[in-house]
Context: one part of a larger RNA
């Protein structure tokens, strides 16, 4: 790697109880006679659903029905039923509590009442039934300011209202924003979303003060058309009529007023009746009219039909297969029934049904046109009267009308004005005239139209469990969130449970047999894919460098759809995944862990083009009617075409312009139209996914900010302000001093609050913490409970800080599929062609439009292209300097400067400047006296053959890259940048360049183990020459590089010397005048200056170097000799050398290596590509023949255009297959050019092909896609605060129980509570899951049990902040505020203590002793507000006083282990309430009398005033103590038994029953209790209650005492935290109050210990 068999998993197939979309009918409500919706209950056993309501899975009556029944839902038990059950229908009864909720209240399902009647009690408490909300309307009553009358008030009545919904439809009051305009403001989105009010089965509108121009029509509504027209519009985006015509439907009426009558009247008028209702009418006057016509219902109603239960209902047998027949075969039958479903596979004749027909006691509906009832008249005359007023209209400001202020009519109206009266008034798109149309300012009105939560019946080219509703299943569930709100997953055994008896292993779970069944399909149950995980096996594999394949291939194994077969693969060649985005990706750029399923150009309407079809100068209907939701018929309104031109009037094959008959413009020589289909576009979300945001409505102040109300908390220590007192001092002060005093946003420092620093932590113990330090800690302090403030906002000692882990604008739902010029993704195949990365414009530059370039269809011209010829225009390269400029040198030298002279004019000089000119030599993109090549234009010929232009459909492209050449920029830098012009890549593979998009060669239709070549190669790697010839190189140059350097070497040229002897070497000479002169201290060839002669010579410089102070000396030039042939110099050129230093490793030939296998020239072979050729095949286009062949040219391809097909699901028609085995799944070596298609084997167990058309939710690998499953990391990180030993239990023990030892906390890890939780409490049992391990254990699971109150807490009492709020006030609506009231504790008021007891409760039970309220009885008796008065009743800080708790000590009591003696040892104990009583400490307090305009009336009370008396006397009286309570309780200690278990020791019973000592004194002493005091400024709740008083009442009630009786509802378990609360957790965090032992100590600090608790779940 292959194969086989398994596991896991749940795809696929098949199925469907559930959905989705429609059609028809009916219905369109319900509710104070209590709804919708709920809570709680009801069963023999009952958790949930369903049903029902204390009459509780039900009761009555009437119908139906006819054999079983007691719901889903088994089981046991108990029952019912032919005297008709269960069940179905109609109609009754009952119907707890909440809810509009309605007696009052309230935190829904609870609490508390009044009245009447009743039950019961001696009586109260208690119980039952009924009733009691508010508003409105009506009636009655009563009657205020103010006589009357009204208002307020009171009473009665009402089937009056309220609330809910169907997230629909309708009308009305308010009313956005995203968005579009490529920005944005008018505009648009849109009067949409949303909020609010109201109604109905429909609503609204509606019988012209209309339309609008006709020879007019004649209420409204809806449909078609008119028409995308007229118009409106930053005249942008967009918005967009009406009349008319065709249809649906069809319906018209009533008042006010004038006038008359009656009644009332404030004399203004009002009410009722008659009358009257429109365009000219009515009243009035005259005449006339009574039975016709109409009705929209106030009442009644038949036959008959329908709805709500039902009933009747035809027709089959055998055979074969099979577990089973409905299948097969054979033979029948029915059919007004062959719809459908079921039955052990596929049934007209088996069942249910179906066709056809029948049926209702009761309720209901149609019938409905009928009766009753209601309505119903004109004609003439023209005198008078009437015909809807703060109206019409106007000004200003708005809104609506398609109409944006416009010329803006018309309608509505916020505001200010304000008519007329039928001879008047309104309108006809400013306005006026004329001419028409109409009758405002009152009202009603069916149908045609809109919608569907629910009911009945049905339908589907709709879905089939990731689909279809979110929900096929106990789903709006579980779960999340404070809340509004958000919101899943999850279907299938079998025909039938026949659901596996029995045996074995195991603690169990589970497994193995046996049995059932057609099949284990075995309950994780149909089929059972893939990822992933295993087991077995064939081949292969231990020197091997690997995008893992592909081509070749030895060996081994196998044996097929029989094919040159399958598996494996030693070895060799070649070879950098996929997608996207890009100039360019193997890229170290994006995306994907893997597998499976789901996942993206659709639909509607319109426009346009192509094609198809019909008809054709015509074509065609729309709405609608009929019809089966059909086809079709009818329907001609309308649309397009048939004629154009003009601004228009208008004319017309012409017309317009114009003076024109001219000219010119536009036309005229005919093809359309309707439907279908395909492409594209427009409007819609418009291919899919994706924002941050904007707006609207709600929900949130359990976090936090601030505020309000009411409570609580702050160990201990220090300092010592003001003030005071004494002393000193002063005239008096001031001042000084001592003591006292106890202030302070004072000091130190715990609790508490905070958060400055480091560390640790950072997938934490913790979504902000821990350790160690740190700041404040009587104050602007901290904190509990209750409340207020809300997003266009609140709050903020202010930081953009907080407003529920969210804050430059909360959260949640909606507008909404916002928008996205941006990113990503976009699914089967083949064939033909095939781009662009440019221009112009653009708030444009990564977007777009037009053109360019592509493609498809069509028309058409020698249209295009190439080559050659001919003819042209031109100013580039080059060149030049004639122009324009630049620029070098020489010459001449104007002008000017400077110097000198000069009276001036001027003159002279000048190594200054330098115009201009000549000469010489130069330069130029913006110079040209000149001037190509190429390109371009024209034309002729030839070649090619539409390659070209035009018309039409559809695009894509607007980021380009490198390379050659010509240039600009840059630095004549860049893999730089910008142009031009070629090429290649892009979109192109192959060969070469080692490897290498852009370079060289060359353009891949497919196949071949053929041939020839290109570039490039031929020693080996590696195919082909160790080929040939001639040179060069010596540097491994080749196989990197410059200036520069060099006597490297080959070649060439030039010019010297040279046998008369060169060059080099050696030998010798190298002299003299002279030390040349000058200078110089010296200068002698050789410091320097000047000159540089002459002589002797073979030759020798007034000297080339070295040298000396200067000489000297050495040497050179030069000469001779020796030697004997070349030698010196310069230039060009080939190949070499040096210059040459880097970071992992040689590393600058691809490597080996090479002296050629390097370089140059030449030659001949060969290799070498997907090129070309050969052979075979496929296909496109064209052309031929001819109907299947041939020929020719083609067939790389991104964006893109065009063409042809494959497959999936469903439908129609036709035709097949299937239990003798369909689909699906697994295997397979077969067929086809591809998508794909068969056959066969296995599995599977019921459906499913093919052909031709049709319709689409039609094809998956990528979207940080969605859902599910499964990997990897990985047996890795982690397991969130110490134990040990022994025994016990048990299948099993580090972990459970017991004991011992040790350790930890101790202002807490102890004890009690509030909130919160809600059974976690206790007992017995269990061990799957939870417990971070284990587990026999648990706060886990199962079953059973547990919470007892007149006094505790809350209610039946009160009020605070604040809430609600009858009336009332205000406001578009919803609503806001608020009086009386009524709620509301965190506060006020209020009667119980001690002990005992249970497995679990106790101030609740029990014992003992108490107290409070009420009722009755007895006795006695002035009781008494809802009014009034007092009290209740209040801050902070401070220092003292009194007292107690607690603690300590000693005496006291008990026990005190060794063989004995010894005890001032050691250990333990050492206690008790409420209530009642006496006393009266601290402390408080005048008593009596009188008057009284105050205390809303009254008061004997309070207040105020007056008088008298007098005193440490009287009265009151705290905490606490004393007595009693208590002859009691408790108490250390001592301590059984019955009974049970065990062989026994012994254990349990049980430290249970029982028994039981001491109990006094002293000390210390609170932050606790009590009563006072002092100081300070910020000046410190309310009401009930209680007490007094009177109003009132007169004994009914009340009060006092005693006795007896009564005393309701809710809470009460447990935790209260390092496991029961809030933090997702058995989380190192957070969370209010109370108690507060000992030693040391100031201390609640710190350390150690006690009571008590704990040892932290690896």
């Nucleotide at each position: 790697c292959g194969u086989a068999c398994a596991g896991u998993g749940g795809a696929u197939g098949c199925c469907u109880u559930g959905g989705c979309a429609c059609u028809a009918g009916a219905a369109g409500g319900c509710g104070a006679u209590g709804a919708a919706g709920g809570a709680c209950g009801c069963g023999a056993u009952u958790a949930c659903c369903u049903g029902c309501g204390a009459a509780a899975a039900g009761c009555g009556a009437c119908g139906g029905g006819g054999a079983g029944c007691u719901g889903g839902a088994u089981a046991u038990g108990a029952g019912c039923u032919u005297c008709g059950a269960u069940c179905c229908g109609u109609u009754g009864a009952u119907a707890u509590c909440c809810g509009a909720a309605u007696g009052g209240g309230g935190g829904a399902a609870c609490c508390c009442a009044g009245u009447g009647c009743g039950a019961g009690u001696u009586a109260u408490g208690u119980c039952g039934c009924a009733u009691u909300a508010u508003c409105c309307u009506g009636c009655c009553u009563a009657g205020a300011a103010c006589c009357a009358a009204u208002a307020a008030g009171g009473g009665c009545a009402g089937u009056g209202a309220a609330g809910g919904c169907a997230c629909a439809c309708c009308c009305a009051g308010g009313g956005a924003a995203u968005u579009g305009a490529a920005a944005c403001a008018u505009c648009u989105u849109a009067g949409u979303a949303c909020c609010u009010g109201g109604a109905g089965g429909a609503a609204a509108a509606g019988a012209a003060a209309g339309a609008g121009a006709a020879u007019u029509c004649g209420a409204u509504u809806c449909c078609g058309u008119c028409a995308g027209u007229a118009g409106c519009g930053g005249c942008g985006a967009g918005c967009g009529a009406a009349a008319g015509c065709g249809g649906a439907g069809g319906a018209g009426c009533c008042u006010a007023a004038a006038c008359c009558a009656a009644c009332c009247u404030u004399u203004g008028g009002g009410u009722u009746g008659g009358g009257g209702u429109u365009u000219u009418g009515g009243a009035c006057c005259a005449c006339g009219u009574c039975g016709u016509g109409g009705g929209a219902u106030u009442g009644c109603a038949a036959a008959g039909g329908g709805a709500u239960a039902g009933c009747u209902a035809a027709a089959c047998a055998g055979u074969c297969u099979g577990g089973a027949a409905a299948g097969u075969c054979u033979g029948g039958c029915c059919a007004u029934a062959g719809a459908a479903g079921g039955u052990g596979a596929a049934a007209g004749c088996c069942c249910u049904g179906u066709c056809a027909g029948c049926g209702a006691a009761a309720u209901u509906u149609c019938g409905a046109u009928g009766c009753a009832c209601c309505c119903u008249a004109g004609u003439g005359a023209g005198u008078u009267c009437c015909g809807g007023a703060g109206u019409a209209a106007g000004g200003c400001g708005a809104g609506g009308c398609a109409c944006g202020u416009g010329g803006a009519a018309c309608c509505u109206u916020g505001u200010c004005u304000g008519a007329a009266g039928a001879u008047a008034c309104g309108c006809a798109g400013a306005c006026c005239a004329c001419u028409g149309c109409g009758a405002a300012a009152g009202g009603c009105u069916a149908a045609a139209u809109a919608c569907u939560a629910g009911c009945u019946a049905g339908u589907g080219a709709c879905c089939g469990a990731u689909a279809g509703u979110g929900a096929a299943c106990c789903a709006g569930u579980a779960c999340c969130g404070u809340g509004a709100g958000g919101g899943a997953a999850a279907g299938g055994c079998g025909a039938a449970a026949a659901g596996a008896a029995c045996c074995c292993c195991g603690g169990g779970a589970g497994g193995g047999g046996a049995g059932u069944g057609a099949a284990a399909a075995g309950a994780u149950u149909c089929u059972g894919a893939a990822a992933c995980u295993g087991u077995a096996u064939g081949c292969u594999u231990a020197c091997a460098a690997g995008a893992a394949g592909u081509c070749a291939g030895a060996g081994g194994c196998c044996g097929u759809u029989a094919a040159u077969g399958g598996c494996u693969g030693a070895u060799g060649g070649c070879g950098u995944g996929c997608c996207u985005a890009u100039u360019g990706a193997a890229g170290a750029a994006u995306g994907a862990a893997c597998c499976g399923g789901c996942g993206a150009g659709u639909u509607a309407u319109g426009a346009u083009u192509g094609c198809a079809u019909g008809c054709a100068a015509g074509g065609u209907u729309a709405a609608g009617u009929c019809g089966u939701a059909g086809a079709g018929a009818c329907g001609g309104a309308g649309c397009c075409g048939u004629a154009g031109c003009g601004a228009a009037a208008g004319c017309g094959a012409g017309u317009c312009u114009a003076a024109a008959c001219a000219g010119g413009g536009c036309g005229a020589u005919g093809a359309g139209u309707a439907u279908g289909u395909a492409g594209u576009c427009a409007u819609a979300g418009a291919c899919c996914c994706g924002a941050a945001g904007c707006c609207c409505g709600a929900c949130g102040a359990u976090c936090u900010a601030u505020c309000c109300a009411u409570g609580g908390c702050c160990a201990g220590g220090u300092u010592g302000a003001a003030g005071g007192u004494g002393g000193g001092g002063u005239a008096a002060a001031a001042c000084c001093u001592a003591c006292u005093g106890g202030a302070g946003g004072a000091c130190c420092g715990a609790a508490c609050c905070g958060a400055c620093g480091u560390u640790c932590g950072u997938u934490g113990a913790a979504a902000c913490g821990c350790c160690c330090g740190c700041g404040g800690a009587u104050g602007a302090g901290c904190u509990g409970u209750g409340g207020a403030u809300a997003g266009u906002g609140g709050a903020g000692a202010a930081a953009u800080u907080c407003c529920a882990a969210u804050c430059g604008a909360g959260u949640u739902g909606g507008g909404g599929g916002a928008u996205a010029g941006c990113u990503g993704g976009u699914u089967c195949u083949c064939c033909c062609c095939g781009a662009a990365a440019u221009a112009g414009c653009u708030u444009u530059a990564g977007g777009g439009c037009u053109a360019g370039c592509g493609u498809c269809g069509g028309c058409a011209a020698u249209u295009g292209u190439g080559u050659g010829g001919u003819g042209g225009a031109g100013g580039u390269a080059g060149a030049g300097c004639a122009c324009u400029g630049a620029a070098u040198g020489u010459a001449u030298g104007a002008u000017g400067g400077c110097c000198g002279c000069u009276c001036a004019c001027g003159c002279g000089g000048u190594a200054c400047u330098g115009a201009a000119u000549c000469c010489a030599a130069u330069c130029a993109a913006a110079c040209u006296c000149c001037g190509a090549a190429u390109g371009c234009c024209a034309u002729c010929a030839c070649a090619u053959g539409u390659a070209u232009u035009c018309c039409g459909g559809c695009a894509g492209u607007c980021a380009g890259a490198c390379u050659g050449u010509g240039g600009g920029g840059g630095a004549u830098a860049a893999g730089c940048u910008c142009c031009a012009u070629g090429g290649u890549c892009a979109a192109a593979a192959g060969g070469g360049a080692a490897a290498c998009a852009g370079c060289c060669c060359a353009g891949a239709c497919c196949g071949u183990c053929a041939a020839a070549u290109a570039a490039g190669g031929u020693c080996c790697c590696u195919a082909a020459a160790u080929u040939c010839a001639u040179g060069c190189u010596a540097a491994g140059u080749g196989u990197u590089a410059a200036a520069g350097g060099a006597u490297g070497u080959a070649g060439a040229a030039a010019c010297g010397c040279u046998c008369a002897g060169a060059c080099a070497a050696c030998u010798a000479g190298g002299a003299u005048g002279u030390u040349g002169g000058c200078u110089c201290a010296g200068a002698a060839g050789c410091a320097g200056c000047c000159a540089u002669c002459a002589u002797u010579u073979a030759a020798a410089g007034a000297g080339u170097g070295c040298g000396u102070a200067a000489c000297a000396g050495c040497u050179c030039a030069c000469u001779a000799g020796u030697c004997g042939a070349g030698u010196a110099u310069u230039u060009c050129c080939g190949c070499g050398c040096c210059g040459a230093c880097g970071a992992u490793u040689u590393a600058c030939c691809g490597g080996g290596g090479c002296u050629a296998a390097g370089c140059a020239u030449g030659a001949u072979a060969c290799c070498g590509a997907a090129u070309u050729u050969a052979c075979g095949g496929a296909u496109u286009u064209a052309g031929a023949u001819u109907u299947a062949u041939c020929u020719a040219a083609g067939u790389g391809g991104u964006a893109g255009g065009g063409g042809a097909g494959c497959g999936u699901u469903c439908c129609a028609u036709g035709u097949g297959g299937a239990u003798u085995g369909a689909a699906g799944c697994g295997g397979u070596a077969c067929c086809g050019u591809a998508a794909g298609g068969a056959g066969u084997c296995g599995u599977g167990g019921a459906c499913u092909g093919c052909a031709u058309g049709g319709a689409a939710g039609u094809g998956a690998g990528u979207a940080u896609g969605c859902c599910g499953g499964u990997g990897u990391a990985a047996g890795u990180a982690a397991c969130g605060c110490u134990u040990g030993u022994a025994g016990g239990u048990g299948a099993g023990a580090a972990u459970c129980c017991u004991a011992c030892a040790c350790a930890c906390c101790a202002a807490u890890u102890g004890a009690c509570u509030a909130a919160g939780g809600u059974u976690u409490c206790c007992u017995g049992g269990g061990g799957a899951a939870g417990g971070g391990u284990c587990g026999u254990c648990c706060u886990c699971c199962c079953a059973g049990g547990g919470u007892u109150a007149g006094u505790c807490g809350g209610g039946a009492c009160c009020u605070a902040a604040g809430g609600c709020g009858a009336g009332g006030c205000c406001g578009a609506a919803u609503g806001g505020c608020g009086u009386a009231g009524u709620c509301g504790a965190u506060g006020g008021a209020c009667a119980g203590c001690u002990g005992g007891u249970u497995g679990a409760u106790a101030u609740u039970c029990c014992a003992g002793c108490a107290c409070c309220c009420g009722u009755a009885u007895a006795u006695a008796u002035g009781u008494g507000a809802u009014g009034u008065a007092g009290u209740g009743a209040c801050a902070g800080a401070g220092g003292g006083g009194g007292u107690u708790a607690c603690c300590c000590g000693u005496a006291c009591c008990g026990a005190u282990u060794a063989u004995u003696g010894g005890a001032u040892u050691u250990c333990g104990g050492a206690c008790c309430a409420a209530g009642c009583g006496a006393g009266g400490u601290a402390c408080c307090u005048g008593u009596g009398a009188g008057a009284u305009a105050g205390g809303c009336a009254a008061a004997u009370c309070c207040g105020u005033c007056u008088c008298a008396c007098g005193u440490a006397a009287g009265g009151g009286g705290a905490a606490g103590g004393c007595g009693u309570g208590a002859c009691g309780g408790g108490g250390a200690g001592c301590g059984a038994a019955c009974g049970g278990a065990g062989c026994a020791a012994u254990c349990c019973u049980a430290g249970u029953a029982g028994u039981g000592a001491a109990g006094u004194c002293g000390g210390c002493g609170a932050u606790a209790c009590c009563a006072a005091c002092u100081c300070u400024c910020a000046a410190g709740a309310a009401a009930a209650g209680c007490u007094g008083c009177u109003a009132a009442c007169u004994u009914a009630a009340g009060u006092a005492u005693a006795u007896a009786c009564g005393g309701c509802c809710c809470g009460u378990a447990c935790c209260g935290a390092g496991a029961a609360c809030g933090g997702a957790c058995a989380c190192a965090c957070g969370u209010g109050g109370u108690c507060a032992a000992g030693a040391u100590g100031a201390g609640u600090a710190a350390u150690c210990u006690g009571a008590g608790g704990u040892g932290a779940g690896c």

The part of an RNA shown here (large-subunit ribosomal RNA, half A) has 1658 nucleotides and comes from an uncultured Bacilli bacterium.